Predicted 3D model of a 75-nucleotide RNA (transfer RNA) from Anaerolineae bacterium CG2_30_57_67. The organism belongs to Anaerolineae, within Bacteria. Rfam family: tRNA. Rfam's curators write: Transfer RNA (tRNA) molecules are approximately 80 nucleotides in length. It is annotated as a transfer RNA. RNAcentral records the identical sequence in 2 taxa.
RNA sequence: GGCGAGGUAGCUCAGUGGCAGAGCAAGCGGCUCAUAAUCGCUCGGUCGUGGGUUCAAAUCCCACUCUCGCCACAA
Numbered sequence: 001g002g003c004g005a006g007g008u009a010g011c012u013c014a015g016u017g018g019c020a021g022a023g024c025a026a027g028c029g030g031c032u033c034a035u036a037a038u039c040g041c042u043c044g045g046u047c048g049u050g051g052g053u054u055c056a057a058a059u060c061c062c063a064c065u066c067u068c069g070c071c072a073c074a075a
Stems, first nucleotide, its partner, number of pairs: 001071007010024004018055001026042005048064005
């Protein structure tokens, strides 16, 4: 330098045009003498950044940026 995959909650990820979700974590509560386990509830998001298309974008298009993998070149 080229190609591909990816960036969504604190973490791991789903969501492929029509209200942003799950599990874990955290907080509160139930249960227990107590703790663990378990059950219920709650909290938590500018969907990497900027633009475009659309009545409507996490989702489609463009640019940029970061991570990972492969290939090539140089040393």